[in-house]
Molecule: small-subunit ribosomal RNA
Organism: uncultured bacterium
RNA sequence: AGAGUUUGAUCCUGGCUCAGGAUGAACGCUAGCGACAGGCCUAACACAUGCAAGUCGAGGGGCAGCGCGGAUUAAGCUUGCUUAAUCUGGCGGCGACCGGCGCACGGGUGCGUAACAGGUGUGCAAUCUGUCCAUAAUCGGGGAAUAGCCCAGCGAAAGUUGGAUUAAUGCUCCAUGUGAGCAGGGGAGGCAUCUCCUUUGUUUGAAACGCAAGGAUUAUGGGUGAGCACGCUUCUGAUUAGGUAGUUGGUGAGGUAACGGCUCACCAAGCCGACGAUCAGUAGGGGUUCUGAGAGGAAGGUCCCCCACAUUGGAACUGAGACACGGUCCAAACUCCUACGAGAGGCAGCAGUGAGGAAUAUUGGUCAAUGGACGGAAGUCUGAACCAGCCAAGUCGCGUGAAGGAUGAAGGUUCUAUGGAUUGUAAACUGCUUUUAUAUGAGAAUAAAACGUGGGACGUGUCCCGCCUUGUAGGUAUCAUAUGAAUAAGGACCGGCUAAUUCCGUGCCAGCAGCCGCGGUAAUACGGAAGGUCCGGGCGUUAUCCGGAUUUAUUGGGUUUAAAGGGAGCGUAGGCCGGGUUUUAAGCGUGUUGUGAAAGUUAGCGGCUCAACCGUUAAAUUGCAGCGCGAACUGGAGCCCUUGAGUGCGCCGGAAGUAGGCGGAAUUCGUGGUGUAGCGGUGAAAUGCUUAGAUAUCACGAAGAACUCCGGUUGCGAAGGCAGCUUACUGUCGCGUCACUGACGCUGAAGCUCGAAAGCGCGGGUAUCGAACAGGAUUAGAUACCCUGGUAGUCCGCGCGGUAAACGAUGGAUACUCGCCGUUCGCCCACUUGAGGGUGAGUGGCCCAGCGAAAGCGUUAAGUAUCCCACCUGGGGAGUACGCCGGCAACGGUGAAACUCAAAGGAAUUGACGGGGGCCCGCACAAGCGGAGGAACAUGUGGUUUAAUUCGAUGAUACGCGAGGAACCUUACCCGGGCUUGAACUGCCGGCGAACGAUACAGAGAUGUUGAGGCCCUUCGGGGCGCCGGUGGAGGUGCUGCAUGGUUGUCGUCAGCUCGUGCCGUGAGGUGUCGGCUUAAGUGCCAUAACGAGCGCAACCCCUGUCCUUAGUUGCCAUCAGUUGAAGCUGGGCACUCUGAGGAUACUGCCACCGCAAGGUGUGAGGAAGGUGGGGAUGACGUCAAAUCAGCACGGCCCUUACGUCCGGGGCUACACACGUGUUACAAUGGGGGGUACAGAGUGUCAACUGCCAGCAAUGUCAGUUCAAUCAAUAAAGCCCUCCUCAGUUCGGACUGGGGUCUGCAACCCGACCCCACGAAGCUGGAUUCGCUAGUAAUCGCGCAUCAGCCAUGGCGCGGUGAAUACGUUCCCGGGCCUUGUACACACCGCCCGUCA
Repeated sequence: AGAGUUUGAUCCUGGCUCAGGAUGAACGCUAGCGACAGGCCUAACACAUGCAAGUCGAGGGGCAGCGCGGAUUAAGCUUGCUUAAUCUGGCGGCGACCGGCGCACGGGUGCGUAACAGGUGUGCAAUCUGUCCAUAAUCGGGGAAUAGCCCAGCGAAAGUUGGAUUAAUGCUCCAUGUGAGCAGGGGAGGCAUCUCCUUUGUUUGAAACGCAAGGAUUAUGGGUGAGCACGCUUCUGAUUAGGUAGUUGGUGAGGUAACGGCUCACCAAGCCGACGAUCAGUAGGGGUUCUGAGAGGAAGGUCCCCCACAUUGGAACUGAGACACGGUCCAAACUCCUACGAGAGGCAGCAGUGAGGAAUAUUGGUCAAUGGACGGAAGUCUGAACCAGCCAAGUCGCGUGAAGGAUGAAGGUUCUAUGGAUUGUAAACUGCUUUUAUAUGAGAAUAAAACGUGGGACGUGUCCCGCCUUGUAGGUAUCAUAUGAAUAAGGACCGGCUAAUUCCGUGCCAGCAGCCGCGGUAAUACGGAAGGUCCGGGCGUUAUCCGGAUUUAUUGGGUUUAAAGGGAGCGUAGGCCGGGUUUUAAGCGUGUUGUGAAAGUUAGCGGCUCAACCGUUAAAUUGCAGCGCGAACUGGAGCCCUUGAGUGCGCCGGAAGUAGGCGGAAUUCGUGGUGUAGCGGUGAAAUGCUUAGAUAUCACGAAGAACUCCGGUUGCGAAGGCAGCUUACUGUCGCGUCACUGACGCUGAAGCUCGAAAGCGCGGGUAUCGAACAGGAUUAGAUACCCUGGUAGUCCGCGCGGUAAACGAUGGAUACUCGCCGUUCGCCCACUUGAGGGUGAGUGGCCCAGCGAAAGCGUUAAGUAUCCCACCUGGGGAGUACGCCGGCAACGGUGAAACUCAAAGGAAUUGACGGGGGCCCGCACAAGCGGAGGAACAUGUGGUUUAAUUCGAUGAUACGCGAGGAACCUUACCCGGGCUUGAACUGCCGGCGAACGAUACAGAGAUGUUGAGGCCCUUCGGGGCGCCGGUGGAGGUGCUGCAUGGUUGUCGUCAGCUCGUGCCGUGAGGUGUCGGCUUAAGUGCCAUAACGAGCGCAACCCCUGUCCUUAGUUGCCAUCAGUUGAAGCUGGGCACUCUGAGGAUACUGCCACCGCAAGGUGUGAGGAAGGUGGGGAUGACGUCAAAUCAGCACGGCCCUUACGUCCGGGGCUACACACGUGUUACAAUGGGGGGUACAGAGUGUCAACUGCCAGCAAUGUCAGUUCAAUCAAUAAAGCCCUCCUCAGUUCGGACUGGGGUCUGCAACCCGACCCCACGAAGCUGGAUUCGCUAGUAAUCGCGCAUCAGCCAUGGCGCGGUGAAUACGUUCCCGGGCCUUGUACACACCGCCCGUCA
């Protein structure tokens, strides 16, 4: 000293929470010792029992008990001893009694009390004070009672009555009188009433004992203690605003120690209060304690001071002192006793009990010390006090060992890269120490004295010396010796804040949590463990206080938008206030005096072994009061000034206000005319009006309301507000002048006034418009938006009400602080040269500095300052409830709490989104061509079914997809039958044996049985190979694609996505990448706080199109020659085609126009190709937790005689249905038959293809060819001829029957093909929807992969024929850039409101 938490991120505002310290604490776990301090915070609840206040015989009468002495009697007898009884106060003493002193202290508690109760400072000339001290004086003489004892009664008891007798330091009378009171005289002093001294007249006192000590009385003074008065100060509430009759004062009296309405009689009507009276609530106050940097805030336990109280309430007595804790009386409640008549009691003393409560101790010891009461003293009493006991309840101290010791032991745990790491020098082990513990022994200080006694000094009560006696704690502290590491460590935490991490278990469960938040199968946050961190005889939790919180802000905050400026003005109290001079000294400053108790705090020194603790000294105690000094500032007083303010005079402005008069246009209505079928209204309609004549139009008339243009970021007004013209009255700004007053000012709680619209009351008025209401539409509904009507109202007068986003969301006043450009009003200047210059007051725009969280404000401040007022303190609840005030009502003003949340909020940023805007693109639409959706079939999917119909893919981006070949196999699914180190691979150990296995049998097969036959190498140990047994690995298409790698789809071949440095911004971020033009393109150019760069674009790569060079076999054949029925068939050649390789070409290069340029345009030229020539490959940052654990790999979890593996059969091919993708068609641009022409690419070796022959054909036999530019294949549509003639057909071919072929162990489930026959639906397909912009669509055939065969109409390629259309970008979809709004950020499939459950 800060930190966490609002957001995708940021800055701010703002609350919540945490880290610190503290406690009379409590609870949980744990616990060795000592010292010092502490211990009912709750029921001022009730209390059993014991103790807590007595003492004095040196005041008195006495003698119950004890002891001694004396006397008498009796007994025993050792004849003077013992014992017993009786008498005796003679002595020591002493229960009870009279008397004195004490009991008013000490100890407890905090009920009450908001008060002179407390604190502090003054005053008492308005007072008292036992015991004590000093000074002065005195102590003379009498008297009457009474308790006790005794006698007699009453009563259960407590107790009490009567009689007789008696004493005192008890009571009382007389005398004495320094004193006091009253009256008179004189003097001195002070503070207003007064006080003191002195003098003359009247009332008042004592106690004796004694040898003595002493004691008593009076007076004065001191000391101590008490009483009273006053200044200041001391909690909360105004949703408590008025209170008060002895109340305030006076005169007189009473009363008191004393003043006083303290009490009383009379008189007056005061007194207190917004500077908070009264009322209500709460509370003992202070020294101090805790916290805090301080200012403050909170508290008042222990210790000290004061107060109050003693079961509750009241009262007095005694006394120096009480209205009295362990006294009295009365009343009340409660408890106890009772013989029912009557009595007793008061723990908030110390222990202790019950109760209450989360919670707080022993019915202990001693008067040894300190202190107190009494006493002459010894001494007695003392639950005050000192000690001990219990309690981690606090602070401090000590200990639980320490040194060495690495194979870094074993074991465990966890991690791991499998090497190891960790616990950990920790342990074991070796030498050492002994605080503590245990045992034995020694053993204090605290004690100084008093007292007693002996002596001495001075000289009569003090001091000194010697001796004797007294220790509760305690045989304690302490010390010595011995033994032996021996007797002694835990708690909390480990996601961030906050130091410290892993594994297992659990699976939004159990649970955690101070805040944020963890937990839904890989939890560092739950529970356990290991390890670690912090503290340590403690550690955590809970509660409370302060701090952090500048989050009530005096120090030290704010109010445009975050909470917060009153709607506005006038103005009372209050606060604040211009210049000069003189004075005062209240504030202020300074010096000094008194006080501010001690303890506490701080510092120095010292004592307990240290420390805590304690002693001593000092500081501090920031305060209050007194006395001086000073005079700058604030205040008071006097005099003066003019600039603030005001007045006069002159000029001038304006939609300022009130009242009256007047005007035209429009609207509606009425009357009349013209005129005819609709009008009106809407997105479209309808309700409505209209042939009884509307709407439209003309004329006249009536009514009410509002004032077009001018008109303007123009004007006026305090605000609300104010607009036709004009008149009257009223208010006012500004400018000029500088004549007058001389600070007369500013603000303003209360108070008063004004105050839009709607609303209310009464009375008018009512043309328009128009809440409510009615009807028509819209809609799922439509109590709305739209339409047709329409009441209140809108208008006027009078009154009420008092609120608005009453806003500039910005209170008023004054001063100061750069500028520029407009505009309104006034004035001045000069030749008004020119829309010129200057000045004052308003009203606007932009900006410097500065301010601000930013947006922004910026001389009209939200800047810099001063003064005053109002208001704010997290969101919701709530401007609600209650109370009060106002109002006719409606309602307004004032204005909470419970409860609940961790946010609510402001400004700005980046995205995303918008049925916002701008620009642009795309087969996106449009323009076209052909399809799908209807039929049949093929195929995939859903659903259903099933023993199983294995699994995955599911909008675009699943559905002829994984699968580029499911009859078995595949195969993962189902049924059944087998195996268990296993079907495959492999390490080690042991045993056996070649391995292998024909044949036969059983079986569905796997498999089992049978078993003819049947090894190699060797260093002779054995090995290879196989089987069996054991053991370690195995195996899993089981789960998790939301743990992953890799790969892929999509946005999208869209033009974007970023970085470095610089600059801007507090920051998130921005700039660059924006703007203009251009492009297919973030392509380029220009501009530019940016300059560059990267990934994308483009280019580089492949195919294709043209040319050149080169090379010519299997290709080609122009020229030469040869051959053939024909033919590049042969020689030959490489010119051409072609093939392969290498190059060239295209760049807006040229021209014209447009343009700054980039670039664009053109039937332009040239060229094979022209503006990217066409096609392909190539896919930025990222998005969808997109897809895939079943292609593969891989973490974790799961199965292990099964979720592994082998076999047979079945299934993946099911079938009411739905969808997707396709094929074939519905026909004449066609179908059938015959003839005939032209490709490209690819493929082919133990199989393919072809030919001949056979077969109608599928196909078969035989032969041939090729390991390929060599050989192989009918290309089809097309073209020619011909038939069909519009029909369910010579269209269409599904389905079905029969007969076959082929592949294959095997075509039943479940193959393809051929022939014959059969000949279904279907006649161009609803809403809707798909593809395509040129060699494209459409159409036609050919090939390949997989493959025994094939369900291929699929996929991937190849060529042939070969179109139509694009005006254009309004709209649909998708995308890009800029901009705007946003309460969205899981981002519009968002957020969110209400109702119901």